[in-house]
RNA sequence: AGAGUCGGUCGGGCAGUCGCUUGGCAGUGUCGUCAGCACAGUGUGCUGACCGCCUGUCGGGAGGAAAGUCCGGGCUCCUAGGGCAGGGUGCCAGGUAAUACCUGGGCGGUGUGAACCGACGGAAAGUGCCACAGAAAAUAUACCGCCUGAGAUGUCAUUCCCGUCAGGGAUUGACGCCGAGGGUAAGGGUGAAAUGGUGCGGUAAGAGCGCACCGCGCUGGCGGCAACGGCAACGGCAGGGUAAACCCCACCUGGAGCAAGACCAAAUAGAAAUCUGUGAACGCGGCCCGCGUUGGAUUUGGGUAGGUUGCUGGAGAUUUUCAGUGAUGGAAAUCCUAGAUGAAUGGCUGCCGACGAUCAUCUGAUCGUACAGAACCCGGCUUACAGACCGACUCUUUUC
RNA sequence: GCGCCCGUAGCUCAACCGGAUAGAGCAACGGCCUUCUAAGCCGUAGGUUGCAGGUUCGAUUCCUGUCGGGCGCACCA
Numbered sequence: 001a002g003a004g005u006c007g008g009u010c011g012g013g014c015a016g017u018c019g020c021u022u023g024g025c026a027g028u029g030u031c032g033u034c035a036g037c038a039c040a041g042u043g044u045g046c047u048g049a050c051c052g053c054c055u056g057u058c059g060g061g062a063g064g065a066a067a068g069u070c071c072g073g074g075c076u077c078c079u080a081g082g083g084c085a086g087g088g089u090g091c092c093a094g095g096u097a098a099u100a101c102c103u104g105g106g107c108g109g110u111g112u113g114a115a116c117c118g119a120c121g122g123a124a125a126g127u128g129c130c131a132c133a134g135a136a137a138a139u140a141u142a143c144c145g146c147c148u149g150a151g152a153u154g155u156c157a158u159u160c161c162c163g164u165c166a167g168g169g170a171u172u173g174a175c176g177c178c179g180a181g182g183g184u185a186a187g188g189g190u191g192a193a194a195u196g197g198u199g200c201g202g203u204a205a206g207a208g209c210g211c212a213c214c215g216c217g218c219u220g221g222c223g224g225c226a227a228c229g230g231c232a233a234c235g236g237c238a239g240g241g242u243a244a245a246c247c248c249c250a251c252c253u254g255g256a257g258c259a260a261g262a263c264c265a266a267a268u269a270g271a272a273a274u275c276u277g278u279g280a281a282c283g284c285g286g287c288c289c290g291c292g293u294u295g296g297a298u299u300u301g302g303g304u305a306g307g308u309u310g311c312u313g314g315a316g317a318u319u320u321u322c323a324g325u326g327a328u329g330g331a332a333a334u335c336c337u338a339g340a341u342g343a344a345u346g347g348c349u350g351c352c353g354a355c356g357a358u359c360a361u362c363u364g365a366u367c368g369u370a371c372a373g374a375a376c377c378c379g380g381c382u383u384a385c386a387g388a389c390c391g392a393c394u395c396u397u398u399u400c
Numbered sequence: 401g402c403g404c405c406c407g408u409a410g411c412u413c414a415a416c417c418g419g420a421u422a423g424a425g426c427a428a429c430g431g432c433c434u435u436c437u438a439a440g441c442c443g444u445a446g447g448u449u450g451c452a453g454g455u456u457c458g459a460u461u462c463c464u465g466u467c468g469g470g471c472g473c474a475c476c477a
Base pairs, nucleotide, nucleotide: 001396002395003394004393005392006391007390008389009388010387012352013351014350015349016348017347018346020061021060022059023058024057025056026055027054029053031052032050033049034048035047036046037045038044039043063371067382068381070380071379072378073377074376075257076256077255078254081289082288083287084286086253087252088251089250090249091105092104093103094102095101106120107118108117109116110115121248122247126246127245128242129241130240143188144187145184146183147182148181151178153176154175155174156173157172159170160169161168162167196214197213198212199211200210201209215237216235217234219232220231222229223228261309262308263307264306271300272299273298274297275296276295280294281293282292283291302476303475304474316335317334318333319332320331321330322329323328354369355368356367357366358365359364401473402472403471404470405469406468407467410426411425412424413423419457428444429443430442431441432440450466451465452464453463454462
């Protein structure tokens, strides 16, 4: 210098002006409500209080994901007590309120590397499935091939016999062809997958048949909390895959959700029809037990659809420090940082800055501004995202 | 806000517990029939199974993420 990996921070700034929402304070407000007093007779005036409205003033006012609602909790209600079913998680240890999250480690894979990825228990408990092709898809088996081979046969040679000299028959050997049966799993072929791999020996041909190395299994002791690792000895190797198929094992797990729930106010036709029910039905689980009640479901019709609370101070934030490899935990100091409900958090102007597009052209003009927006609250994960900055590290090349 | 469901041809639906060219009806196009049209008969084309990734030999089907669409909900008696 180039290329990259990981972690973190920010996600326009300043000023003016006009608004929205919320909290505090103030008000001498031609406002409202309530109470008291006075006058006068159903209004007016005065005083006080209140919150509402209004005015003024001083403050606060979207995010890193507020999103998806995928996990885990708090909180609230359900009679929620036992069992089954169902659901979830799945290497080990730790963290945490908890988790499917995080940290550290192990194993496997990818990358030259920094690093990254992994639903990573069990296929020898059992069941199922493995299409087509192929001999065979799981108690194995044998299509081609290789070896052997009863027997049959051709050519050549050898020896013997018969012979009318054309030839015929028999014996032995070599080579070749066919071949019942047997051996084999090296090689070929099929398939996603074929019963350890490579080499040497061995054999009729072959084969863990024997040996060496690698892989695998088992046993022992060693290191480690453990997952696991490496060491030694033994075993010729032992029945492929699939559990994001059923399932088995270990652990966890009740259901619903702030439209939960509580209170106030308002309103009425406390209605009708159908179905179902006391060995039942309902009480929000799927079933059973237990407990409680005597009704319940659907449709039609009627009424109110307003307010308060839950509601924002919390597993809270920042800084320092201690313990720990780390996630995280402890302590101290400081701080309060949105609570809307047809739903606020914005519009315009000026200057500066970044990026992009277009036009001109050498530095200007115009236009635009990523993803997206709280809704009971937290901890995670995942997904979207223009651009800017910081730190640690790796590889390649060059120079000193 | 909370809970639940669904995406397959232009439209409406199939495809069983994963098995190989993903089918059917209507519509479209071409031909036959008819003087012409409709109906009828014969044939043809049309698919990223919403998208992306994973598990598996193999995915419409199983799992995860994402996009789009749809449904339900308060209170009183």